[in-house]
Context: one part of a larger RNA
């Protein structure tokens, strides 16, 4: 820009893409078959490999925004307690998120038309013949079925709901100008997000829990500081499952989403 008014939701599915793999074991059954050795079709069940999609409850990583330990050095006047630097100084753990080595699921079932191939009926040609008329069966393959995209599918689809029901002048007309009006809805802007390169998408903007803060909880760390007690001391014990605690869960208007502006018209060949 188009889809002959505008808008918001929800859809149909033309068409396109993805997927499509396979082993072993048990059973049927030591049956059919076979002198024996051996050993099935068909059908039923179980469990794997590789591959794919999703997820983070479990296991395991990462986790320079969390907690603890510790070395050297500098600083806060000293002690104590802390902080800076040294690869996050080094080391032990670890929330969210992101992950695989972890977990769940998938290939299927089924229908249709067929290939090689196997048939029924059956003439030409009194026979025969699956074929000439006619009718069946038959593949991991084809079409559908499963998952995703999808009306720019310009043949531009459908359904529901919402919105707009003014006037004048010029011109042959196309069209132009002025006044009134400015809907539904959308955007700008702002607070943000398991959304994201930017756009976009999604949640909110005081009639508000969108983010931060605060409160409560969870999780992690692992027993804070201070004081007391024991010990010459290092240190230990008590107060006390303490103190601290990121991205998690919930609550709460304390802070910030203020006030606003713009687009979009007037019933539509």
């Nucleotide at each position: 820009c188009g889809c002959a008014g505008g808008a918001u939701a929800c859809u149909u599915g033309a068409g396109g893409g993805g997927a499509g793999c396979u082993g072993u074991c048990c059973u049927u059954a030591g049956u059919a078959c076979g002198a024996g050795a051996g050993g099935a079709c068909c059908g039923g069940g179980a469990u794997g490999g590789a591959c794919g999609c999703a997820c983070c409850g479990c296991u395991a990583g990462u986790g320079u925004u969390c907690c603890g330990g510790u070395u050297g050095u500098g600083g806060c006047g000293c002690c104590a307690g802390c902080c800076g630097c040294a690869u996050c100084g080094c080391c032990g753990g670890g929330u969210a998120g992101c992950u695989a080595u972890g977990u769940g699921c998938g290939g299927a079932c089924g229908g249709g038309a067929u290939a090689a191939c196997c048939g029924c009926u059956g003439a030409a040609a009194g026979c025969a013949u699956a074929u000439a008329a006619g009718c069946g069966g038959g593949a991991a393959g084809c079409c559908c079925a499963c998952c995703c995209c999808g009306a720019g599918a310009u043949a531009a689809g459908g359904c529901a709901u919402c919105c707009c029901u003014g006037g004048g002048c010029c011109g042959c007309a196309a069209g132009g100008c002025c006044c009134c009006u400015a809907a539904a809805g959308g955007c700008c802007c702002c607070u943000c997000g398991a959304a994201g390169a930017c756009g976009a998408c999604g949640a909110g903007g005081u009639u508000g829990a969108u983010a931060g803060g605060c409160c409560g909880g969870g999780u992690g760390u692992g027993g804070a500081a201070g004081c007391g007690c024991a010990g010459c001391a290092a240190u230990g014990c008590g107060u006390g499952a303490a103190g601290c605690u990121a991205a998690c869960c919930g609550g709460u208007a304390c802070u910030a989403a203020u006030u606003g502006g713009c687009c979009g018209u007037g019933c539509g060949g």
About this RNA:
The part of an RNA shown here (large-subunit ribosomal RNA, domain VI) has 269 nucleotides and comes from a soil metagenome. Its Rfam family is "Bacterial large subunit ribosomal RNA". Model confidence (mean pLDDT): 91 of 100.